[in-house]
Context: one part of a larger RNA
């Protein structure tokens, strides 16, 4: 000198770093205080303030007045760093046993759907039987969404589902019209050719499904283009024209979605591809494949501030283990 650990540092105080990672700071009890929002519970331990030993006296005590020591009186040890803003998920909960703890999964709550009881629906051999249930539509199963608030728009043409039953298609059977094969038997011959056995076999009858006819989107899903037009210009409330099933409605919006794009204005910085707030030109947002808000909550993510520190400028320095040399 090199790694681990554990301390301690002048000025500075995040300049370190993708990033305060890590490390300091805070920290117990009492008293004073406590915003903005709010589902009035809650946010709260909000933030921020101040006090804590031991003697003497007085009082039952709490507790008061006097006094006394140190740098320090929760004298060690354990013992919360705090605010301000947004994304997301409503919350507690649950996961990738041994690289993922979330915005993923579940959740109460909403909806659609199935089931009338030997139920649907699971398990089982196409089975007894067993679960659902010693339950009965305020239950049970399936499926989507996912607290709360405020809502949830249009379209059934495709695809499924559920309803019809008029006609059209149509198995298996049913049906046997007409062929074939064998011959008694007619015939000089070609050649016909009954019953009978035997192969075939057309009309006609025929169920569900399909076609077809309605209905269903909290069923799978879709939810336009061009082109003019207003007293500077610009835009276009207006109009024309094509397509379609219907043309995206509210709300929201460079977004966990925006290529161009570090878009463009605005805030915060001396300087900001992130970040908050707008804006609409939504490459490619939209309504239970939810939409837009939300108070609480989060070892969740994202951006700022205060405190505070060896993160750093830039190193020092000590303790203790390895390394290292001999055995």
């Nucleotide at each position: 000198g090199u790694c681990g650990c554990g301390a301690u540092u002048a000025a500075g105080g995040a300049a370190c770093u993708c990033g305060g990672c890590a490390a300091a700071u805070u920290g117990a009890c009492c008293c004073c205080g406590u915003a903005a929002c709010u589902u009035c519970g809650g946010g709260a331990g909000a933030a921020g303030g101040g006090g804590u030993g031991c003697c003497u006296c007085a009082g039952c005590a709490a507790u008061g007045a006097g006094g006394c020591c140190g740098c320090a009186g929760a004298g060690a040890a354990a013992u919360g760093g705090c605010u301000c803003a947004g994304g997301c998920g409503a919350c507690u909960g649950u996961u990738u046993a041994a690289c993922a703890a979330a915005a993923a999964c579940a959740c109460a709550g909403c909806a659609c759907a199935a089931u009338g009881c030997u139920a649907a629906c699971u398990c089982g051999u196409a089975a007894a039987g067993a679960g659902g249930a010693u339950g009965u539509a305020u239950a049970u199963u399936g499926u989507g969404u996912g607290a709360c608030a405020c809502c949830u728009g249009c379209c059934c043409g495709g695809u499924g589902c559920c309803g019809g039953a008029a006609g059209g298609u149509u198995a298996a059977a049913a049906g046997g019209a007409g062929g074939a094969g064998u011959u008694a038997g007619c015939g000089c011959a070609a050649g016909c050719g009954a019953a009978g056995c035997c192969c075939u076999g057309a009309a006609u009858u025929g169920a569900a499904g399909c076609c077809c006819c309605g209905g269903u989107a909290a069923a799978c899903g879709g939810c336009g283009g061009c082109c003019g037009u207003a007293a500077c210009u610009a835009u276009a409330a207006c109009g024309g024209u094509c397509c379609u099933a219907u043309g995206g409605u509210a709300g929201c919006g460079a977004a966990a979605u925006u290529c161009c794009u570090u878009g463009u204005c605005g805030g915060g910085u001396a300087a900001g591809u992130u970040c908050c707030g707008a804006c609409c030109u939504g490459c490619a947002c939209g309504a239970a494949u939810g939409g837009u808000g939300u108070a609480a909550c989060g070892a969740u993510c994202u951006g700022a501030g205060c405190a505070c520190u060896g993160u750093c400028u830039c190193g020092a320095c000590c303790g203790c283990g390895a390394g290292c040399u001999c055995g």